The RNA shown here (transfer RNA) has 72 nucleotides and comes from Lachnospira sp. Model confidence (mean pLDDT): 82 of 100.

RNA sequence: GCUGAUGUAGCUCAGUGGCAGAGCACUUCAUUGGUAAUGAAGAGGUCAGUGGUCCAAUUCCCCCCAUCAGCU
Numbered sequence: 001g002c003u004g005a006u007g008u009a010g011c012u013c014a015g016u017g018g019c020a021g022a023g024c025a026c027u028u029c030a031u032u033g034g035u036a037a038u039g040a041a042g043a044g045g046u047c048a049g050u051g052g053u054c055c056a057a058u059u060c061c062c063c064c065c066a067u068c069a070g071c072u
Base pairs, nucleotide, nucleotide: 001071002070003069004068005067006066007065010024011023012022013021018055026042027041028040029039030038049063051061052060
């Protein structure tokens, strides 16, 4: 230099055009003599960034950034 993959909650990851989710973690409550465990509720997101297509974009397209892998 070229090619490909990945980027979504604190962490690990779903979600391939129509209300952004799960597990763990966190907060509160219940339960207990007290913990743990369990149960209930809750908070937490500019979907890496920019622009475009579309009635509508996490999703499709262009550019760009970061990480990883391969080729030279």